[in-house]
RNA sequence: GGAGGUGUAGCUCAGUGGUAGAGCAUGUGCUUAGCACGCACAAGGUCUUGGGUUCAAUUCCCAGGACCUCCU
Numbered sequence: 001g002g003a004g005g006u007g008u009a010g011c012u013c014a015g016u017g018g019u020a021g022a023g024c025a026u027g028u029g030c031u032u033a034g035c036a037c038g039c040a041c042a043a044g045g046u047c048u049u050g051g052g053u054u055c056a057a058u059u060c061c062c063a064g065g066a067c068c069u070c071c072u
Stems, first nucleotide, its partner, number of pairs: 001071006010024004018055001026042005048064005
């Protein structure tokens, strides 16, 4: 220098054009003599950035930036 890939909750990851979910973790309650386990509930996201297309973009297109892999 060139090619490809990944970015979504604190962590690991789904999702897919119609304002986003799971597991673990956290908090509260129930339970217990107490802790753990279990059960219920809750909180927690400007979906990497900026544009474009669209009635509507996490999703499609373009361009940046970060990381990973390969080639030279």